[in-house]
RNA sequence: GGGACCGUGGUCAAGCUUGGUACGAUACGCGGUUCGGGUCCGCGUGAUCCCCGGUUCGAAUCCGGGCGGUCCCA
Numbered sequence: 001g002g003g004a005c006c007g008u009g010g011u012c013a014a015g016c017u018u019g020g021u022a023c024g025a026u027a028c029g030c031g032g033u034u035c036g037g038g039u040c041c042g043c044g045u046g047a048u049c050c051c052c053g054g055u056u057c058g059a060a061u062c063c064g065g066g067c068g069g070u071c072c073c074a
Stems, first nucleotide, its partner, number of pairs: 001073007010026003020057001027045006050066005
């Protein structure tokens, strides 16, 4: 220098192909269970989806340009 994949709550992660309220786990808070704790069960809280711009009635999703990460080629 060229190419591929990836970036989403504190952490992990689905959703992107097919644009329309962002799924789940874990963590955290409350309650139940226990003599108490752990486990387990129920409820709840938390993400302007890496940044900027464009398209659209509407963008995590499509398009363009950046930034960062992993890998391959040189």
Molecule: transfer RNA
Organism: Candidatus Bathyarchaeota archaeon